Overview:
The prediction has a mean pLDDT of 88. This is a predicted structure of an 88-nucleotide RNA (c-di-GMP-I riboswitch aptamer) from Geosporobacter subterraneus DSM 17957. RNAcentral records the identical sequence in 2 taxa. It matches the Rfam family "c-di-GMP-I riboswitch aptamer". Rfam's curators write: GEMM was predicted in a large-scale screen for bacterial structured RNA regulatory elements.
Formats: sequence, structure tokens, C1' cells
RNA sequence: UCACGAUAAUCGCAAACUUACCAAAAGGUGGGGACGCAAAGCUAUGGGUCUAAGGGAAGGAAAUUCUUAUGAUUGCCAGGUUGCCGAA
Repeated sequence: UCACGAUAAUCGCAAACUUACCAAAAGGUGGGGACGCAAAGCUAUGGGUCUAAGGGAAGGAAAUUCUUAUGAUUGCCAGGUUGCCGAA
């Protein structure tokens, strides 16, 4: 240094739930809270998943239904990139 990773040390993050705000929704951000996490740091590049405002289709029209990501998720997996510690 690479790989690996503890019943070691230090520093961190924070699921569910809850509260305020933002969003059409999925979801996000701040506070509380800890199920977990050695990349649960960063990055939507590939796959997956969630949502469907707007668009498209069906419908005489309204209602409604179907479809679609340009929305979202890195705490679903992989890739890229940066990084703390050092027992076996």
C1' cells in the first nucleotide's frame, strides 16, 4: 500500500415513530428519537423500486381507467470517487 475487519480506540451517521415546513405525489429538510451502519460520506452512471403533476390513449363530455419521468430513492444492488482506525 492492497485486501480484510474486532466483544479495540477515536470521531461520526441515524430506521421506525413523532413534530414543523416544502412537494401534485413519491419523497425531502430542520427538531425530537435510535433500528441499524466502516463508507448508512459524495455521485442518479447501469439495473431495480416508488410516485404520476404535466403529456398521451380510452370515453360524446364529465367522472373514471390505462400509460409515460422530465420527479424520487445511494439505509435496494452494482459502478465511479474521497476517507478514520489496525487485533487476527